RNA sequence: GCUCGCGUAGCUCAGUUGGUAGAGCGUUCCGUUCACAUCGGAGAGGUCCCUGGUCCGAGUCCAGGCGCGAGCA
Numbered sequence: 001g002c003u004c005g006c007g008u009a010g011c012u013c014a015g016u017u018g019g020u021a022g023a024g025c026g027u028u029c030c031g032u033u034c035a036c037a038u039c040g041g042a043g044a045g046g047u048c049c050c051u052g053g054u055c056c057g058a059g060u061c062c063a064g065g066c067g068c069g070a071g072c073a
Stems, first nucleotide, its partner, number of pairs: 001072007010025004019056001027043005049065005
């Protein structure tokens, strides 16, 4: 230099054919306990890496950029 993959909650990751973003863990509160843990219930937490394009509508499609990884030279 070229090619490919990945980037989504604090962490690990789903997200189907484009149609109002989810799980587990963690965290907060409540219940249970003398107390803690476990268990049960409820909640908070997101500019879906950035910019632009297509579309009635983009996490998803297209182009460019950034970061990480792999391959080739």
Model confidence (mean pLDDT): 80 of 100. A computed fold for a 73-nucleotide RNA from a Candidatus Roizmanbacteria bacterium, annotated as transfer RNA. Its Rfam family is "tRNA". Gene Ontology term of the family: triplet codon-amino acid adaptor activity. By type it is a transfer RNA.